[in-house]
Record summary:
Predicted 3D model of an 87-nucleotide RNA (c-di-GMP-I riboswitch aptamer) from Mesobacillus zeae. Of the family's consensus pairs, 95% are formed in the model. It matches the Rfam family "c-di-GMP-I riboswitch aptamer". About the family: GEMM was predicted in a large-scale screen for bacterial structured RNA regulatory elements. The prediction has a mean pLDDT of 88. The sequence was found by an Rfam model in a public genome assembly.
RNA sequence: AGAUGAAAAAGGCAAACUUAUCGAAAGAUAAGGACGCAAAGCCACGGGUCUAAAAUUCUUUUGAAUGAUGAUAGCCGGGUUGCCAAA
Numbered sequence: 001a002g003a004u005g006a007a008a009a010a011g012g013c014a015a016a017c018u019u020a021u022c023g024a025a026a027g028a029u030a031a032g033g034a035c036g037c038a039a040a041g042c043c044a045c046g047g048g049u050c051u052a053a054a055a056u057u058c059u060u061u062u063g064a065a066u067g068a069u070g071a072u073a074g075c076c077g078g079g080u081u082g083c084c085a086a087a
Base pairs, nucleotide, nucleotide: 004085005084012037013036017032018031019030020029021028022027035074041080042079043078045077046076047075048072049071050070055066056065057064058063
């Protein structure tokens, strides 16, 4: 330095759920709370998944279809940075 993740230490993050706020929704943020996590740090680049506002079309009066420019990094891959350490 690369790969890897046994033991330990210093610490870190925070699922469900609850409350508040934002949002059309998916979801996000803050506080509480811990299911878990060695990248559960960061980046929507590829695939997947969720939502369906604007818009378009149909219908004809409120409904249907299409629709990502929205969301997810705690779905997978990729990129990038990083703590500790045995074989």